Notes:
A computed fold for a 539-nucleotide part of an RNA from a Pseudomonadales bacterium, annotated as small-subunit ribosomal RNA, 5' domain. Taxonomically the source falls in Pseudomonadales (Bacteria, Pseudomonadati, Pseudomonadota, Gammaproteobacteria). The prediction has a mean pLDDT of 86.
[in-house]
Context: one part of a larger RNA
RNA sequence: GAUUGAACGUUGGCGGCAGGCCUGACACAUGCAAGUCGAACGAGAAAGCGCCUUCGGGCGCGAGUAAAGUGGCGGACGGGUGAGUAACGCGUAGGAAUCUACCCAGCGGUGGGGGACAACUCGGGGAAACUCGAGCUAAUACCGCAUGACAUCCCAACUCUUCGGAGGCGGGAUCAAAGGGGGCCUCUCCUUGGAAGCUCCCGCCGUUGGAGGAGCCUGCGUUGGAUUAGCUUGUUGGUGGGGUAACGGCCCACCAAGGCGACGAUCCAUAGCUGGUCUGAGAGGAUGAUCAGCCACACUGGAACUGAGACACGGUCCAGACUCCUACGGGAGGCAGCAGUGGGGAAUCUUGGGCAAUGGGCGCAAGCCUGACCCAGCCAUGCCGCGUGUGCGAAGAAGGCUCUAGGGUUGUAAAGCACUUUCAGUGGUGAAGAAAAGCUCGGGGUUAAUACCCCCGGGUCUUGACGUUAGCCACAGAAGAAGCACCGGCUAACUCCGUGCCAGCAGCCGCGGUAAUACGGAGGGUGCGAACGUUAAUC
Numbered sequence: 001g002a003u004u005g006a007a008c009g010u011u012g013g014c015g016g017c018a019g020g021c022c023u024g025a026c027a028c029a030u031g032c033a034a035g036u037c038g039a040a041c042g043a044g045a046a047a048g049c050g051c052c053u054u055c056g057g058g059c060g061c062g063a064g065u066a067a068a069g070u071g072g073c074g075g076a077c078g079g080g081u082g083a084g085u086a087a088c089g090c091g092u093a094g095g096a097a098u099c100u101a102c103c104c105a106g107c108g109g110u111g112g113g114g115g116a117c118a119a120c121u122c123g124g125g126g127a128a129a130c131u132c133g134a135g136c137u138a139a140u141a142c143c144g145c146a147u148g149a150c151a152u153c154c155c156a157a158c159u160c161u162u163c164g165g166a167g168g169c170g171g172g173a174u175c176a177a178a179g180g181g182g183g184c185c186u187c188u189c190c191u192u193g194g195a196a197g198c199u200c201c202c203g204c205c206g207u208u209g210g211a212g213g214a215g216c217c218u219g220c221g222u223u224g225g226a227u228u229a230g231c232u233u234g235u236u237g238g239u240g241g242g243g244u245a246a247c248g249g250c251c252c253a254c255c256a257a258g259g260c261g262a263c264g265a266u267c268c269a270u271a272g273c274u275g276g277u278c279u280g281a282g283a284g285g286a287u288g289a290u291c292a293g294c295c296a297c298a299c300u301g302g303a304a305c306u307g308a309g310a311c312a313c314g315g316u317c318c319a320g321a322c323u324c325c326u327a328c329g330g331g332a333g334g335c336a337g338c339a340g341u342g343g344g345g346a347a348u349c350u351u352g353g354g355c356a357a358u359g360g361g362c363g364c365a366a367g368c369c370u371g372a373c374c375c376a377g378c379c380a381u382g383c384c385g386c387g388u389g390u391g392c393g394a395a396g397a398a399g400g401c402u403c404u405a406g407g408g409u410u411g412u413a414a415a416g417c418a419c420u421u422u423c424a425g426u427g428g429u430g431a432a433g434a435a436a437a438g439c440u441c442g443g444g445g446u447u448a449a450u451a452c453c454c455c456c457g458g459g460u461c462u463u464g465a466c467g468u469u470a471g472c473c474a475c476a477g478a479a480g481a482a483g484c485a486c487c488g489g490c491u492a493a494c495u496c497c498g499u500g501c502c503a504g505c506a507g508c509c510g511c512g513g514u515a516a517u518a519c520g521g522a523g524g525g526u527g528c529g530a531a532c533g534u535u536a537a538u539c
Base pairs, nucleotide, nucleotide: 001539002538003537004536006535007534008533009532010531013386014385015384016383017382018381019379020378021344026342027341028340030339031338032337035073036072037071040070041069048061049060050059051058052057080297081296082295089222090221091220092219093218094217095216098214099213100212103210104209105208106207107206108205109204110203111145113143114142120135121134122133123132124131125130151174152173153172154171155170158167159166160165179202180201181200182199183198184197188195189194190193223269224268225267230260231259232258235257236256237255238254239253240252241251242250272294273293274292275291276287277286278285279284299320300319301318302317303316322333323332324331325330350376352375353374354373358372359370360369361368362367389419390418391417392416399410400409401408402407423480425475426474427473428472429471433466438460439459440458441457442456443455444454445453483528484527485526486525487524488509489508490507494523495522496521497520498519504511505510
């Protein structure tokens, strides 16, 4: 000099853009943060309103709504944190023995049956959490049967062969499925119109390929310590098996005795890694907040279940610590999600608004959910911009300070005169962030069809949290807006008074013991300016 997720002191007008627990991975009150689908399925309230009534009630709307259950998809994403980890964890470059829900493309199917279990009803236990028994029932829930293009396995003519093997005509064996919704009568039957049927859409099963995702292996790189020198028995390798989506001591039995290490093994300490960031001419050094990629973790430790995917932050089980409820028998909980509280600390924000946009989950869709996100609030925490007025104005006013008492200086500074109105204030006006979906018209596709559905185009109608938006116009009046540090040298800036090695200053050198430009005050000056200094830290 540059820089900072800064803090502290003094001061403080406005705006834009960013940033905001670096410490206790300490404990957490409260609310919200993951649901959705009635076009998979069965069942199904109430308040209220209206009518009737024998005054007990009944019927209709509410409403096939709410709430719940079965089932599907999603809760493995998104969001947080950095404890652990010196490791194939990360970075980079490669590899082969793998899996992949939803999505895209291709091929082939979707036939026919069965028995349950919730919800519900009845009964019981419990303070509660919840739970037990009996009975009824549906499905895209569950289970057989049939079929098998492809796939997997076995046999295998034949071909190639580096003699390890590779391809493989043909034959055999094994494994599937689920329906739901819209529209229509061209064909058959009854015939206002429906049924089988046709057709469209969404699904379902098998399989091939893709895309994106994930798992695994390897070369190289990745902090300090030798006052850590030896480490290792599933250890190193083999054979055979088990296990996995998959290779593999991953696991097991047997066999062999190996494997690593001064090119630093092992041990100890420290640490998430990277793109980047800061600095520097660069080489390098330091660092890893915000944003992005990867990893790890979710009260602590362990475990598996479900699932395409987890050994699962707001799932399950066990153990532990802690907190809460209890009828003492037993139960409940996990903010390192967003806010917020206590505590720790030099120190770090609102228990805000909205799904309008972007994105995500579910759904045919309408839509619902979304503390992701978009906004607003607080904080000079940082960077940037603007303002606090402009011109004229010497009687060089008064006052202050100083003096050799003449003067000098503050100083065109003020007053005064003329003018302007940014920003703030008041009133008005007013974009863009909104494109879709819906309705309608036209064209095309599909179809038996002019219906339904899908695609394209035109028109139309709406949807904004921010928001009293940005911007623009008008009004009024210099009106509301300047401080901080320093002045011995380094280092820009000097005098007076007080003090008297005292009180004090200080980054270094050093000042202060009676004329201190170095302490304290004042006048003056210098520097920067909504900031200025100090401290800490890095280059």